[in-house]
RNA sequence: AGAGUCUGAUUCUGGCUCAGAACGAACGCUGGCAGCGUGGAUUAGGCAUGCAAGUCGGACGAGAAGCUAUGGGUUCAAUCUUUCGGGAGAGAACUCGUAGUGGAAAGUGGCGAAAGGGUGAGUAACGCGUGGGCAACCUACCCUCAAGUUGGGGAUAACUCCCCGAAAGGGGUGCUAAUACCGAAUGUGAUUUCCUCUUGCAUGAGAGGCAAUCAAAGGUGGGGAUUCUUCGGAACCUGCCGCUUGAGGAGGGGCCCGCGUCCCAUCAGCUUGUUGGUGAGGUAAUGGCCCACCAAGGCGUACGGGUAGCUGGUCUGAGAGGAUGGUCAGCCACACUGGGACUGAGACACUGCCCAGACUCCUACGGGAGGCUGCAGUCGAGGAUCAUAGUCAAUGCGCGAAAGCGUGAACUUGCGACGCUGCGUGGAGGAUGACGGCCCUUGGGUUGUAAACUCCUGUUAUCCGGGAGCAAUUGUCACGGCGCUAAUACCGCCGGGGCUUGAUAGUACCGGAAGAGGAAGCCACGGCUAACUCUGUGCCAGCAGCCGCGGUAAUACAGAGGUGGCGAGCGUUGUUCGGAUUUACUGGGCGUAAAGGGUGCGUAGGUGGUUGUGUGUGUCGGAUGUGAAAUCUCACUGCUCAAUGGUGAAACUGCAUUCGAAACUGCAUGACUUGAGUACAGGAGGGGGAAGCGGAAUUCUAGGUGUAGCGGUGGAAUGCGUUGAUAUCUAGAAGAACACCUGUGGCGAAGGCGGCUUCCUGGAAUGUUACUGACACUGAGGCACGAAAGUUGGGGGAGCAAACAGGAUUAGAUACCCUGGUAGUCCCAACCGUAAACGUUGUGCACUUGGUGUGGGGGGAUUUGACCCCCCCCGUGCCGGAGCUAACGCGUUAAGUGCACCGCCUGGGGAGUACGGCCGCAAGGCUAAAACUCAAAGAAAUUGACGGGGGCCCGCACAAGCUGAGGAGCAUGCGGCUUAAUUCGAGGCAACGCGAAGAACCUUACCAGGGCUUGACAUGCAGCUGCAAGCUCUCUGAAAGGAGAGCCGCCUUCGAGGGUGCUGCACAGGUGCUGCAUGGCUGUCGUCAGUUCGUGCCGUGAGGUGUUGGGUUAAGUCCCGCAACGAACGCAACCCUUGUAUCUAGUUGCCACCACGGGUGAUGAGCCCGUGAGCACUCUAGAUAGACUGCCCGUGCAAGCGGGAGGAAGGUGGGGACGACGUCAAGUCAGUAUGGCCCUUAUGCCCUGGGCUGCACGCGUGCUACAAUGGUCGGCACAAUGGGUAGCAAUACCGCGAGGUGGAGCCAAUCCUCAAAGCCGGCCCCAGUUCGGAUUGGAGUCUGCAAUUCGACUCCAUGAAGUCGGAUUCGCUAGUAACGGCGCAUCAGCAACGGCGCCGUGAAUACGUUCCCGGGCCUUGUACACACCGCCCGUCACAUCAUGAAAGCCUUCUGCACCCGAAGUCGUUGGUUCAACUCGCUUAUAGUGAGAGAAAGGCGCCGAAGGUGUGGGGGGUGAUUGGGAUGAAGUCGUAACAAGGUA
Repeated sequence: AGAGUCUGAUUCUGGCUCAGAACGAACGCUGGCAGCGUGGAUUAGGCAUGCAAGUCGGACGAGAAGCUAUGGGUUCAAUCUUUCGGGAGAGAACUCGUAGUGGAAAGUGGCGAAAGGGUGAGUAACGCGUGGGCAACCUACCCUCAAGUUGGGGAUAACUCCCCGAAAGGGGUGCUAAUACCGAAUGUGAUUUCCUCUUGCAUGAGAGGCAAUCAAAGGUGGGGAUUCUUCGGAACCUGCCGCUUGAGGAGGGGCCCGCGUCCCAUCAGCUUGUUGGUGAGGUAAUGGCCCACCAAGGCGUACGGGUAGCUGGUCUGAGAGGAUGGUCAGCCACACUGGGACUGAGACACUGCCCAGACUCCUACGGGAGGCUGCAGUCGAGGAUCAUAGUCAAUGCGCGAAAGCGUGAACUUGCGACGCUGCGUGGAGGAUGACGGCCCUUGGGUUGUAAACUCCUGUUAUCCGGGAGCAAUUGUCACGGCGCUAAUACCGCCGGGGCUUGAUAGUACCGGAAGAGGAAGCCACGGCUAACUCUGUGCCAGCAGCCGCGGUAAUACAGAGGUGGCGAGCGUUGUUCGGAUUUACUGGGCGUAAAGGGUGCGUAGGUGGUUGUGUGUGUCGGAUGUGAAAUCUCACUGCUCAAUGGUGAAACUGCAUUCGAAACUGCAUGACUUGAGUACAGGAGGGGGAAGCGGAAUUCUAGGUGUAGCGGUGGAAUGCGUUGAUAUCUAGAAGAACACCUGUGGCGAAGGCGGCUUCCUGGAAUGUUACUGACACUGAGGCACGAAAGUUGGGGGAGCAAACAGGAUUAGAUACCCUGGUAGUCCCAACCGUAAACGUUGUGCACUUGGUGUGGGGGGAUUUGACCCCCCCCGUGCCGGAGCUAACGCGUUAAGUGCACCGCCUGGGGAGUACGGCCGCAAGGCUAAAACUCAAAGAAAUUGACGGGGGCCCGCACAAGCUGAGGAGCAUGCGGCUUAAUUCGAGGCAACGCGAAGAACCUUACCAGGGCUUGACAUGCAGCUGCAAGCUCUCUGAAAGGAGAGCCGCCUUCGAGGGUGCUGCACAGGUGCUGCAUGGCUGUCGUCAGUUCGUGCCGUGAGGUGUUGGGUUAAGUCCCGCAACGAACGCAACCCUUGUAUCUAGUUGCCACCACGGGUGAUGAGCCCGUGAGCACUCUAGAUAGACUGCCCGUGCAAGCGGGAGGAAGGUGGGGACGACGUCAAGUCAGUAUGGCCCUUAUGCCCUGGGCUGCACGCGUGCUACAAUGGUCGGCACAAUGGGUAGCAAUACCGCGAGGUGGAGCCAAUCCUCAAAGCCGGCCCCAGUUCGGAUUGGAGUCUGCAAUUCGACUCCAUGAAGUCGGAUUCGCUAGUAACGGCGCAUCAGCAACGGCGCCGUGAAUACGUUCCCGGGCCUUGUACACACCGCCCGUCACAUCAUGAAAGCCUUCUGCACCCGAAGUCGUUGGUUCAACUCGCUUAUAGUGAGAGAAAGGCGCCGAAGGUGUGGGGGGUGAUUGGGAUGAAGUCGUAACAAGGUA
């Protein structure tokens, strides 16, 4: 940094896709270790269990268990004693009591519980960010300072007893303490009213003064002079911790403000406590925060809807941006849902309270309990996210004087490749390049130094050992110093010393041992994109990010080998940015690709001429503050490195304050005239409106003339007309439109405007001076105008003419054509508001080479006056330069170069559609999506192809002619049908008398049946056997085959070899498939004149030029011209044949002359036959010559053309061979060859018989005819090409004949092979015939092993259709057509009437190129490129998908009105209740009354949830319905693309 994808190719536009990076990820395959991070993104769904907030005995009362001491009781009991009855009895167990110790659990009280931790539901907000403000505020604990801490009182938990309750819990009686509670005193001070002074921009602030109001609590150490003492101690002194009042600080919080903070305008108006004021209330404090009254304001991207925690940052990016907000950090919000307050310094409080609701649990049914969005964990949902771990060792927090206690904060460990980073899975040597695998052209190549093998190393894992070294301080003990103090007590601080504390963890790290030992996969390999082969599969299975692969040779599917990439990971999926300059600020566009509003006027806004002064808004510079930390960058540094971390710097592009500058911009003010405007003058104009007038035409009416048609079309018909049309004349009526002039001429903003006159009226241009003095440009909304059609009402209505009717056309024709015809077209009034409203080009200003027309005005010169001519301004055209453009093109009238402003675009379809809104009477218009779907859609240009486009030209292409085909019969081929089989191929021209130049068997490939299996045929190997081979015969059989017998029996160097047979292995064989795997050959366009290349030039390019043009030719043949110059394949020529001549040659050919013989005749002439001679002629077959537009005339630049002469032949003399680049996947695997596939006792081979010949039928090609230009009979005449020994066969004889017998001659210019039409004559006399010969019967001949299926021919008999052929169609331009016969190949014979040749007779016609067909060149259009047999549109039918409408139904959110109204604050009441304070009475510790005060309760306002009613928004669903999209070869037509057949 780009790449792929639209096209036959190209350039552009434009979308889609890919390569990169990233992630709190997930999934698939795989998985060795370590470090650092990270891990419920979904259901803010529900939760079992444990833990997550306590602490203080140095605030207080009380005090369990346990222990000690002691006393009593009960039961035992060693031992001693004994009168043996018993007694004493240390001690033990249990129990009761007292004292001490002990300190659990609970309570009062204090502080904390508002922190820490979690989550992101809500919130579009002063919520957050940033910068400010509070003269409008609060602040527990902490620090500093000042002052104080006096003296009293009454209760109440705990506890005891009683009661209720299942429980939770509650009630009552009695006792008691405090740093709990309540009075009183004092007032340093504080607060408040008032007064004075000072000060601030200000509400205010400060100082002083008079009054009033307002405090407190103790606890715990030490001390010893003095006093008291109950002898414990107290007073007193002193320390520490508290308490109270104040002032200040720090940190924290509250409130206010500027700026910034997503999407939708299909949300455009919202608002009544709303906006402001006054007063009162409330709060720590400002404020409609709340209330009463007054005023009527306030806001507008408001209001409404959707989505969302915000930020530092993170990802990406060159940047600008875009996306994002997990972990970490700051702020906010929330704590089952909703509401509420209490306590407190702080909450409207995550693990507090009250109420309501949902849910769960307990229950004795009466009632209760609960809130994991703390850490773990569980269920559910999900593609998906961990342990019900350890420790308070560290860091921090709470409490405490402290020790300490608590802490799921935190620190650690565990799990997960989830991420980043590091390490390893070994290193070196090792070629017979081993084995195996894979490929193979069979030679080999590759895997591959890879392995084996040899020598090493020891990271890591494993085992053993070492290892409190880092993390470590606090506390305590004693010492020293300092402070406090009367004090060497105490206490506090500092210093070094001793002791003590480790969850992680026997971990990091170190050492040792053994041993290559335990440790590699994943993806890809058609292009993009690095990496290729084989096999399988056969549009199947499958792949695919895009383009696209797969239908029998798949580098694209699957497997394998190999290769490439990355590596403990690799791929896939999802998401974001990038690439995408594809929303364009940086950095895009709008003539034709998407895109200029239909046009003007003009509001807001944006922008704005010259000059002076001021200001300092923007702008620029400096300074200051801030921009948290972390992150990013850089430097250094610590873990061995790295990731990670530490320190520092830089950065944080911002905001605020302040100082400065003054060019530009803004603002203020003054001036100017060039922008703009006004006045004046004479001209131009279909500019607009109104009124009047005019003629031509059309139709109608009336009358006249007149008669059978008119009208209309491609041709007709409908229609009109004998009741008189059309035509024509006269008169009249009506409406509409204004010929010629008329012109890329004029005017207008656009739409648009056209007879003439008058009136009213707008604008522009030119010219001249004068005036105003920036008054200007553009223009969102807005307003006005706005063709045609359409709408409403009223007129009008001649012509024209949607709809409609009829007639035609057509397969149909709801069209095109024709005849009619209503709305409408016209006028008035009012709507509509759209057009290809187009120059597809917004408006304005400025600048930038020219040429040439035209309209208007002016000037100059000139003229008698004009015109012509020159110049200036404005308008309107054409052509072109630079420049621009993808190209086409634009080009002073820009699409060039700039400025200002507006509108619009962002892939195609869906769709300018749906819904909503606005407008409209309606039709409809304006605004304007989405789902879904495609990988394109498109612009310009290029080359072709095509056109029912054009031009030029050619061809038996048409025309002009001649003969045919299509009708009949037959032959032959094809289709179809049939069949056991009717073998196969060929299919418009270019298949169909074609392969097939010969199907009875064979051929033969098909069918039925019978047989063979190394085979009918080739080669090789091995073994065996006998022997050549072979021939003959017998049996069986349809044959093949099988079985058997016999005869003959090679060569030899005696090993064997050749040959043969058998067995076995390789293999043979296949007319089996694929002509779409091929070679070769062939057909066709087409014997048409074309097809290309090199260099140069032009074009961004495809490509063009050359090859086009002007002529000419059969021809790209030649000439001329030309940015082309040359060249190649084609054309032509060279080859064969034919036509003329000469020469050579003369047998088998020839016979003129000559000679001879014979015949005939007359012994003649003549004629005929034969021989000799001859080579003249004919002929044969070789060599030459000849023709070249060479000559002449005309014409033309030339090439050439026209005519002529000569010549056998004249302009290519006739004919043939010869076929450019290519097209048709044309034909052929069945002629041969050949890749691949298939069969292998059969798809091979042999045989017999059958079939290819089958016959309701259709088609092609032929033959014979239909007759008199004929038939038939008789007579007479003239060829050429050829063929012949398994052959052709003469004379002769037999047969009516086919033919037979026979065999001369001939291996051929020698012999054989009758030419027929024709000519002469006779008959037939127009008929189904003396035409025609099919068909059938009979009799034969020939070939052949064999003519039944299934041959040809002959004779006799029979005698069908057919009387010239519909639509349509073939061939042919001269020795041609037509007619006539002859020969040959194949072949035993022949279905041949076919094919290939030969000769005979021998025409007609061509004006011409309009038309049909085919072709060539140029040009034009194109939406075609598989190329018109192209492309392509719409309905209908079927299937699928998404979506709109829809009676309704369901759900959710929300507005308004009303009802009910919990808890609770506030207000009010408070007759009930109440210890403290005050006063009074009294029996005076008690009790009682009153007051003050408080409380329960009641009432009121507000008020959540709930209810009722009525609206609105969203979502879902919905019979039916509308269009849309997509689908394999459906149906109907053919609308568009060519003049697309009606542009």